Context: one part of a larger RNA
Molecule: large-subunit ribosomal RNA, domain I
Organism: Pseudomonadota bacterium
RNA sequence: GGCAUAUGGUGGAUGCCUCGGCGAAACCUGGCGAUGAAGGGCGCGGCAAGCUGCGAAAAGCCCCGGGUAGGUGCAGGCAACCUGUGAUCCGGGGGUUCCCGAAUGGGGCAACCCAUCUACCCGUAAGGGUGGAUCUUCGUCGCAAGGCGAAGGCGAACCAGGGGAAGUGAACCAUCUCAGUACCCUGAGGAAAAGAAAGAAACUUCGAUUCCCUGAGUAGUGGCGAGCGAAAGGGGAAGAGCCCAAACCGUAUAAUGGUAAUAGCGUAGAUGCGUUCAUUAUACGGGGUUGUAGGGUCUGACAGGAGAGGAUCUACACUCUCAGCAGGUCUAAAAGAUUUUCAAGAUAGUCGAAUGACCUGGAAAGGUCAACCAUAGAAGGUGAAAGUCCUGUAGACAAAAUCUUGAAAACACCUGCGUCAGAUACCUGAGUACUGCGGAGGAACCGAGAAGCUCCGCAGGAAUCCGGGAGGACCACCUCCUAAGGCUAAAUACACGGUUUCGACCGAUAGUGGACAAGUACCGCGAGGGAAAGGUGAAAAGAACCCCGAAAGGGGAGUGAAAUAGAACCUGAAACCAUGUGCCU
Numbered sequence: 001g002g003c004a005u006a007u008g009g010u011g012g013a014u015g016c017c018u019c020g021g022c023g024a025a026a027c028c029u030g031g032c033g034a035u036g037a038a039g040g041g042c043g044c045g046g047c048a049a050g051c052u053g054c055g056a057a058a059a060g061c062c063c064c065g066g067g068u069a070g071g072u073g074c075a076g077g078c079a080a081c082c083u084g085u086g087a088u089c090c091g092g093g094g095g096u097u098c099c100c101g102a103a104u105g106g107g108g109c110a111a112c113c114c115a116u117c118u119a120c121c122c123g124u125a126a127g128g129g130u131g132g133a134u135c136u137u138c139g140u141c142g143c144a145a146g147g148c149g150a151a152g153g154c155g156a157a158c159c160a161g162g163g164g165a166a167g168u169g170a171a172c173c174a175u176c177u178c179a180g181u182a183c184c185c186u187g188a189g190g191a192a193a194a195g196a197a198a199g200a201a202a203c204u205u206c207g208a209u210u211c212c213c214u215g216a217g218u219a220g221u222g223g224c225g226a227g228c229g230a231a232a233g234g235g236g237a238a239g240a241g242c243c244c245a246a247a248c249c250g251u252a253u254a255a256u257g258g259u260a261a262u263a264g265c266g267u268a269g270a271u272g273c274g275u276u277c278a279u280u281a282u283a284c285g286g287g288g289u290u291g292u293a294g295g296g297u298c299u300g301a302c303a304g305g306a307g308a309g310g311a312u313c314u315a316c317a318c319u320c321u322c323a324g325c326a327g328g329u330c331u332a333a334a335a336g337a338u339u340u341u342c343a344a345g346a347u348a349g350u351c352g353a354a355u356g357a358c359c360u361g362g363a364a365a366g367g368u369c370a371a372c373c374a375u376a377g378a379a380g381g382u383g384a385a386a387g388u389c390c391u392g393u394a395g396a397c398a399a400a401a402u403c404u405u406g407a408a409a410a411c412a413c414c415u416g417c418g419u420c421a422g423a424u425a426c427c428u429g430a431g432u433a434c435u436g437c438g439g440a441g442g443a444a445c446c447g448a449g450a451a452g453c454u455c456c457g458c459a460g461g462a463a464u465c466c467g468g469g470a471g472g473a474c475c476a477c478c479u480c481c482u483a484a485g486g487c488u489a490a491a492u493a494c495a496c497g498g499u500u501u502c503g504a505c506c507g508a509u510a511g512u513g514g515a516c517a518a519g520u521a522c523c524g525c526g527a528g529g530g531a532a533a534g535g536u537g538a539a540a541a542g543a544a545c546c547c548c549g550a551a552a553g554g555g556g557a558g559u560g561a562a563a564u565a566g567a568a569c570c571u572g573a574a575a576c577c578a579u580g581u582g583c584c585u
Base pairs, nucleotide, nucleotide: 001584002583003582004581005580006579007578008577009576015570016535017534020506021505022503023502024501025500026499027498028497029495030494031154032153039100040099041098042055043054044053046078047077050074051073061094062093063092064091065090066089070082071081072080105114106113107112115134116133117132118131119130120129121128122127135152136151137150138149139148140147141146158189159187160186161185162184163183169176173223199206200205210237211236212235213234214233220228221227241487242486243485244429248286249285250284251283252282253281254280255279256278257277264273265272266316267315268314269313270312271311291465293428294427295426296424297423298422299421300420301419302418305322306321307320308319309318324417325416326415327414328413329412336411338410339409340408341407342406343405344404345403346402347401349397350396351395355370356369357368358367359366371388372387373377379391380390381389434460435459436458437457438456439455446472467482468481469480470479471478522529523528542569545556546555547554548553
């Protein structure tokens, strides 16, 4: 020096564990904000650096309810206190809530600086203090000054709209694809959007929209390449229908016109009135809302409980109100954030059956023997493995306060409610429909094609129900529908958040980046990047005392079942290091 072996050191693999993650299901909930949010800065503790909680009333204050013996957070210490006059803790309601931040008096390098007006207080005064107001935009009222109201910002995805790629695929690449995806912007809601046929069909029908299954990888489209890819119909989920514009009538205002009252005042007759009347415009009210066309106006017939009305009287007619019927009043146009009662639920909780002995052991839940409960033998914990020890579980209950949902009643309110026949041709959404040209426009299965339909630009530009659109060029026939105004619940999408449950999901190099002071430490001017790091023991019983040592560390003693469980702490592999022994050189 090597090899072997033993014992240690170092190291932290492995095993076991899990206050953390990951995924799924069901339900709830779906917003917060100028009454100042989300998110922060700075503070608040007897001692207080971090986290948590809180806000100068500062690990907290008040009330109500639950609950019961301890409590002053993580956090183990000391001190000082609180608590059966019920603390701590849990839930509901309230109070406080510095400064920054949409930040909103002006400014600003966020958490700072500096104001103006006004009320009150202090001060002889100068001045100081406290409270309030002082942002922008829009709406509304107003001559104005100004008053009042709303909005601004944040938030995981879902939704609608406005814009809109490229890597890629096509084995290159240009049409095409990726894809109307990613991304940017705007806006809204608990859902959004869509929605009551100018539809779909095909010779006979269906009857708003949305979503699922199917139809179907079909019909199609496509450098007919790569690829892209319907619809009707059928079966389900859900189910709901409505309101305007116009004709016509009335009222108000304004302008114009008008008088020989043969213009008017519902009609007829008489009387009376003559800023009554006519036209136009605007506003409001009534009316009216559809395709088998509907409505208006006029005429006639039928129906029609009560009251009132007009310049007067008579007759007729009309209108209005009430009554009646139906439906509704934070889901549709309209109308109650109404009152009361009841029920269910949410936010704390409560009750909840049944086992003992012996043996081993540090410890019994293990073993043996003998019992019991079970609408409860899910699970977790307890010194090893517990139906009967604890928390629970099955089952059964509970709310002073706040909230949610539903039902009923009362009162108030809103909306709708003639029928038939005939006549008339007054109305039924205009720079619209439509046509031409343009658009490598957009969307569709449809890439310009035979290319309808829909959209945009330019030019032209209708009709008025004997009207108009569509049925994939176009024409005819036939059929369907009624554009150019609007509203509309449910079935559907999503999960920042809450509750419950589950897993042939992970088990500390895994699972979230993060089981620990984690978006921390650290890096970067910045946008941004971004860790490592879990385990004594059943219980601190965390080693009094003695010895060596400056200390660290160690040796005794003691605790403990165990100290090679001693805090650098469960197990403790390998590399690596050391020592003892054996063999070889």